[in-house]
RNA sequence: UCCGGGAUCGUCUAAUGGUAGGACGUCUCCCUUUGGAGGAGAAAAUCGGGGUUCGAAUCCCUGUCCCGGAA
Numbered sequence: 001u002c003c004g005g006g007a008u009c010g011u012c013u014a015a016u017g018g019u020a021g022g023a024c025g026u027c028u029c030c031c032u033u034u035g036g037a038g039g040a041g042a043a044a045a046u047c048g049g050g051g052u053u054c055g056a057a058u059c060c061c062u063g064u065c066c067c068g069g070a071a
Base pairs, nucleotide, nucleotide: 001070002069003068004067005066006065007064010024011023012022013021018054026042027041028040029039030038047063048062049061050060051059
C1' cells in the first nucleotide's frame, strides 16, 4: 500500500429496515441472627460524520481504531 472481517449497556453476546434484548456484574427491596445463596425490581449501550428511506444497529459513502491475509 492492497484485500477481507470487526466496533452494540461496565464485560460478553443477540437483534428479517419497524418498541435495542439476554447473561454476568452494579444498585434497591424481600428473605436470613449475619454473610452468601435464593426471590422481586431498577439503572445502563448501537465508534464519529454524511446519505438513502415514512422509518437505519441493520443499506450506501467517508473517517478512526482493532484483527487476519497478500506483497
This is a predicted structure of a 71-nucleotide RNA (transfer RNA) from a Candidatus Harrisonbacteria bacterium.
The coordinates come from a structure-prediction model, not an experiment, and the mean pLDDT is 81.
It matches the Rfam family "tRNA". It is annotated as a transfer RNA.